RNAcentral holds the sequence, with entries from ENA and MGnify. The RNA shown here (transfer RNA) has 74 nucleotides and comes from an Anaerolineae bacterium. Rfam family: tRNA. Rfam classes the family as a transfer RNA. Gene Ontology term of the family: triplet codon-amino acid adaptor activity. RNAcentral records the identical sequence in 2 taxa. Taxonomically the source falls in Anaerolineae (Bacteria, Bacillati, Chloroflexota).
[in-house]
């Protein structure tokens, strides 16, 4: 220098052919329960999807540039 893959909640990840609220598990907070803790159950908070721009009525998803990490080729 070239090619491929990954980046979405604190962590691990899902997200179909662009469409109706951006989700799950764990974790966290509150409540019930308990003398108390744990478990269990219920409720809730937490994201502008790595960054910028573009296409579109509409983008996590498509296009361009770019950043980080991993693998391969030279």
């Nucleotide at each position: 220098g070239g090619g491929c893959g990954a980046g979405u909640a604190g962590c691990u990840c899902a997200g179909u052919u662009g469409g109706c609220c951006a989700g799950a598990g764990c974790g966290c907070a509150u409540g019930u329960c308990u003398c108390a803790c744990a478990u269990a159950c219920a409720u809730g908070a937490g994201g502008u999807c790595g960054g910028a721009g573009g296409u579109u009525c509409a983008a996590g998803u498509c296009c361009u540039c770019u950043c980080u990490c991993g693998c391969c080729c030279a």